Predicted 3D model of a 140-nucleotide RNA (SAM riboswitch aptamer (S box leader)) from uncultured Nocardioides sp. The organism belongs to Nocardioides, within Bacteria. The coordinates come from a structure-prediction model, not an experiment, and the mean pLDDT is 77. Of the family's consensus pairs, 97% are formed in the model.
RNA sequence: CUCAUCGAGAGGGACUGAGGGAACGGCCCUGUGAAGUCCCGGCAACCGCCGCGUGCCCCCUGUCUCCUGCCUGUCAGGAGAUGGUCGCGGAAACGGUGCUAAUUCCGGCCCGGUGCGAGGUACGCCCCGGGGAAGAUGAG
Repeated sequence: CUCAUCGAGAGGGACUGAGGGAACGGCCCUGUGAAGUCCCGGCAACCGCCGCGUGCCCCCUGUCUCCUGCCUGUCAGGAGAUGGUCGCGGAAACGGUGCUAAUUCCGGCCCGGUGCGAGGUACGCCCCGGGGAAGAUGAG
C1' cells in the first nucleotide's frame, strides 16, 4: 500500500501498586486493585489443514496419462489429472496469529428521514438509516 472483517463469543491466579478505555470531546472502568509481567484456562475460525465441485485459469514452471497427424521424433496439436484460484462445508487434535468490560463504548465529516424548539423554511437539539475518516486484526 491492497483486500476482508469489526451488533456474536470468551477469566481465574501470582507479583506489583495508579492509572486505563488509540488520539480529542463525552461517557465509563478502576485500592471490592488500573496498566504491566508471568502461569493456567477459554473464545473464535483469518491463514495453514481436511473434504466436495456444472465452476474458472491452465498465460508462465514441472510431472504423468490418453487421443489425433505424419516427416516416426528428445516431433506437432488437443484433452485430462496433478497444480493454482474461487465457492461451499468440516475439524479445533496439531501449527502461525488474534481476542477474552461496554457495538471499534459513543461521537466528530457528508447525505437522507421522523420529531421538538422558534423570531419560521435560516438555525439549533434528540433519535434513526447510509456513506466516509480514523483505528484494530488477519492475509498478501